A computed fold for a 77-nucleotide RNA from a Eubacteriales bacterium, annotated as transfer RNA. Its mean pLDDT, the model's own confidence on a scale to 100, is 80. Rfam family: tRNA. Rfam classes the family as a transfer RNA. From the family's description: Transfer RNA (tRNA) molecules are approximately 80 nucleotides in length.
[in-house]
RNA sequence: GGGAGCGUAGCUCAGUUGGUUAGAGCGCAUGCUUGACAUGCAUGAGGUCAUAAGUUCGAGUCUUACCGUUCCCACCA
Numbered sequence: 001g002g003g004a005g006c007g008u009a010g011c012u013c014a015g016u017u018g019g020u021u022a023g024a025g026c027g028c029a030u031g032c033u034u035g036a037c038a039u040g041c042a043u044g045a046g047g048u049c050a051u052a053a054g055u056u057c058g059a060g061u062c063u064u065a066c067c068g069u070u071c072c073c074a075c076c077a
């Protein structure tokens, strides 16, 4: 330098053909339970879907650019 994959909650991930309000597990907070923990139960917080634009009535999903990361190929040494 060329190509490909990935980026969604603190962590690991799902998200169907673009369509009703963006989700799960773990973790965290509060309450109940306990003499006190743990377990269990209930409730809750936490997201500009990496970033920026475009297409569309409508974008996490399609297109482009860019950033980060991983891998493959090539070149130099």
Base pairs, nucleotide, nucleotide: 001073002072003071004070005069006068007067010026011025012024013023019057028044029043030042031041032040051065052064053063054062

The same sequence occurs in records of 2 taxa.